Predicted 3D model of a 73-nucleotide RNA (transfer RNA) from Ishige okamurae. The organism belongs to Ishige, within Eukaryota. A source record names the gene trnR-CCG. Rfam family: tRNA. About the family: Transfer RNA (tRNA) molecules are approximately 80 nucleotides in length. Its mean pLDDT, the model's own confidence on a scale to 100, is 82.
RNA sequence: GAGCAUGUAUCUCAAAGGAAAGAGUAUCGGAUUCCGAAUCCGAAGGUUGUAGGUUCGAGUCCUUCCUUGCUCA
Numbered sequence: 001g002a003g004c005a006u007g008u009a010u011c012u013c014a015a016a017g018g019a020a021a022g023a024g025u026a027u028c029g030g031a032u033u034c035c036g037a038a039u040c041c042g043a044a045g046g047u048u049g050u051a052g053g054u055u056c057g058a059g060u061c062c063u064u065c066c067u068u069g070c071u072c073a
Stems, first nucleotide, its partner, number of pairs: 001072005007066001011024003018056001027043005049065001051063003
């Protein structure tokens, strides 16, 4: 330099173009316990990498740029 893939909560990952973007983990609070751990209940936590486009409607489709990874030279 060229091609391909990837990016969503602290982390690991879901989510046929259609109701309010969810789960596990971590964090916090409560129950339980003599105290902890484990277990159970609850809460909080997201500008879905950036900027545009298509559409009645975009995390999802298209384009640009960026991050990370792989392959080729």